[in-house]
RNA sequence: GCGGCCAUAGCUCAGCUGGAUAGAGCACAGGUCUACGAAACCUGGGGUCGGAAGUUCGAAUCUUCCUGGCCGCA
Numbered sequence: 001g002c003g004g005c006c007a008u009a010g011c012u013c014a015g016c017u018g019g020a021u022a023g024a025g026c027a028c029a030g031g032u033c034u035a036c037g038a039a040a041c042c043u044g045g046g047g048u049c050g051g052a053a054g055u056u057c058g059a060a061u062c063u064u065c066c067u068g069g070c071c072g073c074a
Base pairs, nucleotide, nucleotide: 001073002072003071004070005069006068007067010026011025012024013023019057028044029043030042031041032040050066051065052064053063054062
């Protein structure tokens, strides 16, 4: 230099035939329980989906560029 894959909540990930309220587990906060914790059960907060443009009535999902990571070729 060229090519491929990945980037979604604090962490690990799902959602990728575009359909509209963006989810799960763990973690965190509150409650029940307990002498106090843990566990269990209940409830809740937390993301505008790496950044910017474009297409579209509608984009996490398609296209382009950029950034970061991994891999291959040279």